A computed fold for a 267-nucleotide part of an RNA from Spirulina subsalsa FACHB-351, annotated as large-subunit ribosomal RNA, domain VI. The source organism's lineage runs through Bacteria, Bacillati, Spirulinaceae, Spirulina and Spirulina subsalsa.
Context: one part of a larger RNA
RNA sequence: CGCAAGAGCAUUGAGAGGAGCCUUCCUUAGUACGAGAGGACCGGGAAGGACGCACCGCUGGUGUACCUGUUGUCGUGCCAACGGCAAACGCAGGGUAGCUAUGUGCGGAGUGGAUAACCGCUGAAAGCAUCUAAGUGGGAAGCCCACCUCAAGAUGAGUGCUCUGUUUGGGUUAACCAAGUAAGGUCACGGGCAGAACACCCGUUACAUAGGCGUUCGGUGGAAGUCCUGCAAGGGAUGAAGCCUAGACGUACUAACAGACCGAGGG
Repeated sequence: CGCAAGAGCAUUGAGAGGAGCCUUCCUUAGUACGAGAGGACCGGGAAGGACGCACCGCUGGUGUACCUGUUGUCGUGCCAACGGCAAACGCAGGGUAGCUAUGUGCGGAGUGGAUAACCGCUGAAAGCAUCUAAGUGGGAAGCCCACCUCAAGAUGAGUGCUCUGUUUGGGUUAACCAAGUAAGGUCACGGGCAGAACACCCGUUACAUAGGCGUUCGGUGGAAGUCCUGCAAGGGAUGAAGCCUAGACGUACUAACAGACCGAGGG
């Protein structure tokens, strides 16, 4: 821009893409078959591999400053307690959310259709024979459906429901040109499990959107101070203490204020 008014929501599916895999074991059955050795079709059941999709409850990884320990050195006058630096965490032990695989769940289902090679039935031309010439049946991981995803720019532009509507000025009163609006939308602002920008989604005081604060899950692992004990290094008690990022629930303390613009005229 189009889809012959302007919008919001929900849909149909032309068409397109994805998937489609394999192995072993048990049973049928040591049956059919075979002199024996050996050893099935068909059908039923159970494990597994690779691949794919999703997820983080479990097992783990990461988690750049969440907790702790610790060396050297410098600083806060000193002790104690802390902070900086040591190549963009000094080193080390752990680790929430998120992201993840090696972890977990699920998938490849059809006694649907038409067929290929091939196997048939009936059957002439050609008194026989012949699956074929008329007619008709079976038959594949392949084809079409079925399963998952996208999809009306499918310009062949589909469908349903709902909402808005006879304003103003100009104009040969009519197409048209402008203006302000309706439903609605965009910007703006607070944000997100969404994200390169954009887009998408949520919220904007009639409010839990983010931050803060409180409680809590979880992590670390026993704070400082004081007291006790030991000559001391240290140990013990107060006390599962103190501290804590992204999680959960709550709470208007702070900030979502103030606003601006676009957008029909009865087709």